[in-house]
The RNA shown here (small-subunit ribosomal RNA) has 1586 nucleotides and comes from an uncultured Candidatus Saccharibacteria bacterium.
The coordinates come from a structure-prediction model, not an experiment, and the mean pLDDT is 81.
The sequence is in RNAcentral, with records from SILVA.
Its Rfam family is "Bacterial small subunit ribosomal RNA".

RNA sequence: GUUUGAUCCUGGCUCAGGAUGAACGCUAGCGGCGUGGAUAAGGCAUGCAAGUCAAACGAGUAACCGCGGAAGCACAGAGGUUGUGAAAACGCAGAAGGUUUUCUGCGUCUUCGUGAAUUCUGCGCUUCUGCGGUUGCAAGUGGCGAACGGGUUAGUAACACGUAGAUACAUACCCCUGCCACGGUCAUAGUCCCGCGAAAGCGGGAGUAAUAGCCGAUGGCCCCUAAGAGCAAUCAAAGGGUAAAGGUCUUUCGCAAGGAGGGCCGGGCAAGGAAUGGUCUGCGGCCUAUCAGCUUGUUGGCGGGGUAAAAGCCCACCAAGGCAAUGACGGGUAGGGGACAUGAGAGUGUGUUCCCCAACAAGGGUACUGCGACACGGACCCUACUCCUACGGGAGGCAGCAGUCGAGAAUAAUUCGCAAUGGGCGAAAGCCUGACGAUGCGACGCCGCGUGCUUGAAGAAGUCCUUCGGGAUGUAAAAAGCUUUUCUCCGCGAUGAACCCCGCCCUCUGUGCUGUAUGUAAAACAGAAGAAACAGAGACAUAGGGCUUAGAGGGCGGGGUGACAGUAGCGGAGGAAUAAGGGGUGGCUAAACUCGUGCCAGAAGCCUCGGUAAUGCGAGUGCCCCGAGCGUUAUCCGGAUUCAUUGGGCGUAAAGCGUCCGUAGGCGGCUCGUAAAGUUUUUUGUUAAAUAUCCAGGGCUCAACCUUGGAGGUGCAGAAAAAACUAACGGGCUGGAGGGUGUUAAGGGCUGAUGGAACUCUGGGUGUAGGGGUGAAAUCCGUUGAUAUUCAGAGGAACACCAAAAGCGAAGGCAUUCAGCUGGAACAACCCUGACGUUGAGGGACGAAAGCGUGGGGAGCGAUAAGGAUUAGAUACCCUUGUAGUCCACGCUGUAAACGAUGGACACUGGCUUUUUGCAGUGUCGACCCUGCAAGAGGCGAAGCUAACGCGUUAAGUGUCCCGCCUGGGAAGUACGACGGCAACGUUAAAACUCAAAGGAAUAGACGGGGCUUCACACAAGCGGUGGACCAUGUGGCUCAAUUCGACAACAAACGAAGAACCUUACCAGGGCUUGACAUCUGGUUGAAAUCCCGCCGAAAGGCGGAACUCCCACAAGGCAACCAGUCAGGUGCUGCACGGCUGUCGUCAGCAUGUGUCUUGAGAUGCUCCCUUAAAUGGGGAAACAUGCGCAACCCUCGUCCCGUGUUUUAUUUGUCGCGGGAAACUGCCCGGGAUAACCGGGAGGAAGGCGAGGAUGACGCCAAGUCAGCGUGGUCCUUUGACGCCCUGGGCUGCACACGUGGUACAAUGGGACUGACAAUGGGCGAAGCCGCAAGGCGGAGAUAAUCCCAGCAAACAGUCCCCCAGUUCGGAUUGAGGUCUGCAAUUUGACCUCAUGAAGCCGGAAUCGCUAGUAAUCGCCGAUCAGCUAUGCGGCGAUGAAUAUGUUCCUGAAGCUUGUACUCACCGCCCGUCACAUUAGGGAAGCCGGCAGUAGCCGAAACUCCGCUUUUAGCGGGAUUAAGCUAAGGUCGGUGACAAGAAUGAAGUCGUAACAAGGCAUCGGUAGGGGAACCUGUCGAUG
Repeated sequence: GUUUGAUCCUGGCUCAGGAUGAACGCUAGCGGCGUGGAUAAGGCAUGCAAGUCAAACGAGUAACCGCGGAAGCACAGAGGUUGUGAAAACGCAGAAGGUUUUCUGCGUCUUCGUGAAUUCUGCGCUUCUGCGGUUGCAAGUGGCGAACGGGUUAGUAACACGUAGAUACAUACCCCUGCCACGGUCAUAGUCCCGCGAAAGCGGGAGUAAUAGCCGAUGGCCCCUAAGAGCAAUCAAAGGGUAAAGGUCUUUCGCAAGGAGGGCCGGGCAAGGAAUGGUCUGCGGCCUAUCAGCUUGUUGGCGGGGUAAAAGCCCACCAAGGCAAUGACGGGUAGGGGACAUGAGAGUGUGUUCCCCAACAAGGGUACUGCGACACGGACCCUACUCCUACGGGAGGCAGCAGUCGAGAAUAAUUCGCAAUGGGCGAAAGCCUGACGAUGCGACGCCGCGUGCUUGAAGAAGUCCUUCGGGAUGUAAAAAGCUUUUCUCCGCGAUGAACCCCGCCCUCUGUGCUGUAUGUAAAACAGAAGAAACAGAGACAUAGGGCUUAGAGGGCGGGGUGACAGUAGCGGAGGAAUAAGGGGUGGCUAAACUCGUGCCAGAAGCCUCGGUAAUGCGAGUGCCCCGAGCGUUAUCCGGAUUCAUUGGGCGUAAAGCGUCCGUAGGCGGCUCGUAAAGUUUUUUGUUAAAUAUCCAGGGCUCAACCUUGGAGGUGCAGAAAAAACUAACGGGCUGGAGGGUGUUAAGGGCUGAUGGAACUCUGGGUGUAGGGGUGAAAUCCGUUGAUAUUCAGAGGAACACCAAAAGCGAAGGCAUUCAGCUGGAACAACCCUGACGUUGAGGGACGAAAGCGUGGGGAGCGAUAAGGAUUAGAUACCCUUGUAGUCCACGCUGUAAACGAUGGACACUGGCUUUUUGCAGUGUCGACCCUGCAAGAGGCGAAGCUAACGCGUUAAGUGUCCCGCCUGGGAAGUACGACGGCAACGUUAAAACUCAAAGGAAUAGACGGGGCUUCACACAAGCGGUGGACCAUGUGGCUCAAUUCGACAACAAACGAAGAACCUUACCAGGGCUUGACAUCUGGUUGAAAUCCCGCCGAAAGGCGGAACUCCCACAAGGCAACCAGUCAGGUGCUGCACGGCUGUCGUCAGCAUGUGUCUUGAGAUGCUCCCUUAAAUGGGGAAACAUGCGCAACCCUCGUCCCGUGUUUUAUUUGUCGCGGGAAACUGCCCGGGAUAACCGGGAGGAAGGCGAGGAUGACGCCAAGUCAGCGUGGUCCUUUGACGCCCUGGGCUGCACACGUGGUACAAUGGGACUGACAAUGGGCGAAGCCGCAAGGCGGAGAUAAUCCCAGCAAACAGUCCCCCAGUUCGGAUUGAGGUCUGCAAUUUGACCUCAUGAAGCCGGAAUCGCUAGUAAUCGCCGAUCAGCUAUGCGGCGAUGAAUAUGUUCCUGAAGCUUGUACUCACCGCCCGUCACAUUAGGGAAGCCGGCAGUAGCCGAAACUCCGCUUUUAGCGGGAUUAAGCUAAGGUCGGUGACAAGAAUGAAGUCGUAACAAGGCAUCGGUAGGGGAACCUGUCGAUG
C1' cells in the first nucleotide's frame, strides 16, 4: 500500500533497508586491497607438488691431486758413432815464382759449424695401471623425514565439535641433570656369474661394508621372584633378567698403520622439563511421535587376554539386567567451532575466504613399518572403471598446483621464483619445497582517483512543449583564458637483505710448547699392552706470564645474494587532450509533458494500467536517483509484536478438550531452627590467535588494507562470604482442605410396584350416508353399515393441571404416585486431623439423538417406500397409507450449534432489585412480613475492560497457578499411515496447487413475497373512453438508387416537425465548380468602374462570347471588382460515454444540506427521532442541541366581491356594463365544543368568498454516463486540386406497402339522423365589408381598418320549437371510387386542399387487457390562433357554451413519505449466489503392475590380513581352524520414479439444468446422525438461535 460505499478491528500478501564465493542484461577510463568450481567426493592426457645426509657404509664412476709402476710421444742436455762444410796446423805431391815466397791437389790430426741415426739422463705430454687423497654424480645398505605442509566436506546427530574438568597413559626431534659407551661375532644389498619373462619383475650361485643385525660383559632404572614388615594400601633383602655406535676436526706421538689428549656431532640407561598426543567425564547446540517401545556383548560381576593406557575393548562362566515421554529406538538432514549477515536488543539465518578441531583420499576391508598411520603422491586383498600386452600377464588413482572433458546459470594461468617467511635433511655450504612469495585473468566485492576549471546571452542553432504571447533544454554549447590528476613520449629509479663468505681485532673456554714461582713424590696402588727414555739439575700438581692452535660470542672492514621489476615512485615535454552510463518518472516513491497505439501490442513488486484525449504500453523531450557502474533474478535477516522470554491471543474475528476422576509433572498457607543446592556479593582461572567494539598510536599521498599496545568480553570451573526469598531437612500452628455431631431442600441415580386421562384395536348396542382431508381437491374409509354415540374388553407408549427467569446433577440429562437401595449439596454450633491443597500431559469413567448386534415388544408417531395433489418439472413443501426406528433387556458406537459458542482453582474490587434453600435476630398465639448471615438462580447497572457489540461479585474487571487450543482463505477436518469399531464411521492429521483476500463488529444507504404510521384518481365508488371497424397520423418491419437523421419501459411513437409538391433537404441519380456559396489577410497582375443588358450551347447550374456604362484624385496613395499565388474557407462527417447551454423524469413529492455544540476510537450520529397537527421538515410540545441555508408557504399573474380614478368605443346618457390603473377585503379575526390551557381540528355566525377561495407561473439536493454535437456554441478526430464527407443545379425520395404497435378522428344511431325556424359566447387574428356572378368551392369588387372604431364573423354549435324518419346495415355510417370544377403556386403526375354530382365499404358498442377524470371538473358542443403561397390540422395551443355522477373507506394493485427490523446486497433484488453436467488446463492422492535407491535380517560362499593349532629344512615356509570385506540366495521393510484406469480438487468474459442460501429468501436457518434423490438438496430424529 492492499478486504469496505465508508469505518474500526482481526488477518494475510506486497514494498522501501542491509547483505552475498553469486548469476544474467546494458554499459565501461585507471589504480590499490581482497576474492574466485557452491553443481558431478564425476572421469582424467601432460608436467611438477618429498626429499636429504659421503661428517654412518662398501663398491662404482668422472675429474683432479700426490706417490709408484708400465708403455708411447715430444723436447732438452750429455756421451759416443757417422756424414758433411769451414778453418788452422802438419805431411806429401805438383805448379808458379828473383827473393823472404805464392798457388793447387791429396792425406792425417785438431777446432768450429751442421746433418742423420742411436744411447743415457732430465723434463713434459699421452695412455694404461696400483695406492692414497679431494670434488662431483647415479644406484644400493643405513639414518632422519615422508603421520608435517597442501586438498576436500562424502560420511558423521557422534565425546565429532565447543566449553569446563579428569588421568588408568605415550612421546622421535628440543632443553636440563646424572651415569655409561667394554669384549666378540654372523650375515646381506649393491657387485659379478648363470637363468626365466613381451613387460612389470623374479630366481639360483659367489663374495663384501657399516651408526644395519646378533651374542656376551656391566647397570643404582625397570621387570620376575619373594624372605620379611604393615590392619590395609603398600614397602621390600637375597637371587635372576634387561643397554649402547661410532663419525669428524684438531694437537701430539708414530716411517706408516695407528695410538693418546681435547673440541664438535652422534649413541645407551635413568630422572625431570617443555611441547604434543591418547583416553575418560559434566554441560551445550537440528527436524520428525503419521518413529513408542528398544537392547543379548546387551547391563553388571568373577577370572583371563589385550593395549602406551582405564574399560565388554575381546573371551569363558555367572546373574538378568540396562535405556525410554526430561523422547529411548527409528527416519530425515547436516562436518563442528572461532566467527559471518541482519537486528535497538532478544533473536533469526549462515558456516565461503582466514584460524582451531574432526573426518576422508576411486568404492570397501586389512594389517605392516614407525615416537607417531591402520598412512592422499606406502603395502596387501576384493569391486568398479581406465590403460599396456607377445593374451601368458601386468599398470593406475589430481578432494596437491596448473590444465582437460563432462554436467551446470556459474567460478581463473598447463606462468615466474625459492629473493623473503616457513618446513625436511645435513656439522655446514647447501639441496628439496605448486607451502609460500609474486605476476596473469574476471567490475566478483570493498576503497580511492578521473572524465576538467573559470569566464561566457534576458539566453545562438537544433530539439521538445505552447494558451502562439512564450517557455524548457540552459552557462549548457560555441568562444576566450587556465590547469595537467589521468594519458602519450623521454629520463632517473627504490624499500623489501635479515642472511652467507673472507680478513682483522677483542673477550671467553680449551690444546700444545716454553719459562718463572710455590708445593710435593717410601711402598702399595695407579699408569691400556710391549719396549725405551727423562726426572730433587724437579716427575707431577697449582697459580701468573709468553708463544701456538681450535671453537664460541662480539666488533670492524671487504665481498656476494631480488622472482616481482626497470615495478612503485620521482622528474621533464605535449595537449582538454584518452575516459558516462544504467535505472526510474500512477500511488507506495524522488521525478511529467507531447505523440503513436486502442482490452490490441504490451506493462506489472502490490494495488492495478490499456476498450480513441493512457503522467502506468512504445517513442521523443524534460526531470529524478545512483554513478564505472546501474538494474534484474535467486537467497538470508529486517520491517513481521506475523510463534509474542523481552513482546500476542482464544464470548462473536483462527482458537476452551462434551464432562468429570486422577498418574507423572508444575505451582502451593503461617511460624522457628539447621545447612547453604538455587540466589546475591567479592575474587581467581579460563574464555587461542584473527575478527567485531572502544581507547591510544603507527605504515602505504588518503581510504579500503596492513600493523602495535591496552580495555572489555552475558559462558564454564574454583575460592571466600551473606542468609531475605525459593528448594531441602527437622520442630510447631490452624486460617486452606478433610472428618465427626445435628438440621434441611430437591424432576440427582438405580430397581420394583402403581394410577387416571387420551389413543388405537376387538366385541355388543343405537343409528344412516356420508366421513376424512385441504388454500382448493383427490388418493383413502364407508350400505359387507363407516363417521358419530354408548357399554365392555385388550394393548402399548407418554405422564395434562401443579409448573415458575423454580429445583437437582460434573456434563449428557432428570417430572404420575409409592416403596427399597444409593450419590452429592447447603446451613448452624462446637470438637478432631494438621497443608493432607490445586491443576492435571498420558490414562480411566460417563456421555443427547441417530445408528449397529441379539432377543422381546409394537398403541401413537414415523426416515425409506407407495399413492393423491401442486407445478414448466416437483425425486419437495400439502394430503392418504406406512416399513425400519421410536419402547424394554444386554452389548457396541463416542459424536452434536455436546453453547454461556466463555477450561479449572483461589483472592480482591461500589450498588439496587427479584427469586430458591438454610440459620439467626426483633416481634408474634402462629403464619406471612421485617432485619442480618451463608449457599444457589436471574434482571439492571459504578469503576474497569472490550475492535465494537457487550461483560460487569455467576466478569469478558484486577492479580496468582496449572492445563488445553490458535497463527490468512480454499484445497481439508480431506489424502496417506496408525489406533479404535461388527459396520456406519471416529480419533490423530498433512502437502502440492490456488487466491489477495477470507473474516468480526458497527455505520450510511438500497432492498424484503418484514412490521408500524401516512399520502396520491393508487384502489374502491362512479362517468366517459382505448383494445374490435374505417380513416388520419407516428413508429417498427419490409421494399427501394434513396425511402436523410435523431428519439425506444415509465421519461420514444399527432415526438424534434407552430406546415416535406420545388425550396426546406440533411438522402438518391445525373450534370457542374474548386481560395470555393460565406469570412480575414498578404503579394502580384489586370481593370475602369460597381452594375446592367444581349446572343449561343444546356434540363438548369454553368460555360463561351458580345455590348452598354466609365469613380475620386494634379499624380501617387486609397476605395471597388476580377484573375493568379498563398495563409485559409467549408462539412446536418464521428464522438451527447470529452463538454457548455437547454430539457425530460421521480415530483410541486417534502424533502436536501450547512455552521457551532455534544456523543462515538471511527465511519457517522444528533439536529431532521418522539407526541399532537398540517397539503407541507406546516406549526406546537418535549428532547444535547441551538441556529442557518436551498425547498414548502408567501411575495407575482389571472378569475371571483367591492371601492377610487380614468377612458376610446357604444346613436346618446350614467353612482351602470366594459377597458385600463390603483386600492380594500379573509386573518381561524369572532362564538361554541374538542385538544396538553398549545398548535390545531369539528361546528356555527357574518361574508362575494372560510379554513391553501379557484387556476397559473414558480421545480430543492440529487437520480437515470436519460435526451440533444441535427437549433446554437464547443474540445478532440476525420474529409478537403478533385470521382470532396465542401458548394451549385435538374429530377427523384422523405408520402413507397403482405404486416405489427401507438396516438387520434368518425361511427355503429332514436338522449339519434334529416329539414325548417329561433336564441345565447369568449379568446383571438389582420383582414377585406356591402353589392353583383356561380348550386358550391370561389370570382369580380373594393368601402372600412395599423384596429374596444373596419374585417374574419349575421360571430358559433350543441340548444329550443315544429315536421319527417320508426329499429332497418336504415333518411344510421360515411370509407372507397368515378366525373366535373375552384384556389394557391414557375410547377399540383409521383404528391395539395376545397367544391358539386354520383358511388355508399367496414361497422349493430368491441376478448384478454387497459386509460382519463373529484366541479364549473368529466362528458358533450362549437369558435379562434400559430406555422403557412397553398395544404395532408382529425394534430397542437387557446376560448367560451351546456354541464353531471360518485368517494362508506384504505383490505388489496401501483407509486410515494417517515420510523423500525433483517441482510451474505452497495453496478445496491433487473442484487448476490449454490451444486451437478459439458469443455480445457494443472497439481496431488489411489491403482493391476513395472523399475530403482537405502538400511537391515537369516542362510551360503568367502580374498588379503591379524590370530590360534599342527608339521617342517624354525628371522621363514607349508597345511588346517576361527573371524571378516565383497559376492550369492530367500523373505520382507522403507523411500522414490513410472503406470492403463477410476475418483475427487483447483482454475478458466459471455455453455446446460435448476434456484439451495442471503429478506420470514418465499418450507426460518444451522449442527450431529440415518435414509433417499440429475443437482443444488429433501425427509425423519435429537439439539442450537448464529